[in-house]
RNA sequence: GCCCCUGUAGCUUAAUUGGAAGAGCAGUUCCCUUCUAAGGAAAAGGUUGGAGGUUCGAGUCCUCCCAGGGGCA
Numbered sequence: 001g002c003c004c005c006u007g008u009a010g011c012u013u014a015a016u017u018g019g020a021a022g023a024g025c026a027g028u029u030c031c032c033u034u035c036u037a038a039g040g041a042a043a044a045g046g047u048u049g050g051a052g053g054u055u056c057g058a059g060u061c062c063u064c065c066c067a068g069g070g071g072c073a
Stems, first nucleotide, its partner, number of pairs: 001072007010025004019056001028042004049065005
């Protein structure tokens, strides 16, 4: 330098191949318990790596850039 893959909540990840994002763990509050642990319940947490484009509608399709990994030279 060229090619391929990956990027979604603090972490691990799901999302039917375009119909608008859910779960587990962690954290918070409450219940339970003499207290803790364990158990139960609830709420919260997402500019889907960034910027554009296509579309009525984009996590998903297209272009460029960024980060990580791999292959060739």
The RNA shown here (transfer RNA) has 73 nucleotides and comes from a Minisyncoccia bacterium.
Its mean pLDDT, the model's own confidence on a scale to 100, is 82.
NCBI's taxonomy places the organism under Bacteria, Bacillati, Minisyncoccota, Minisyncoccia.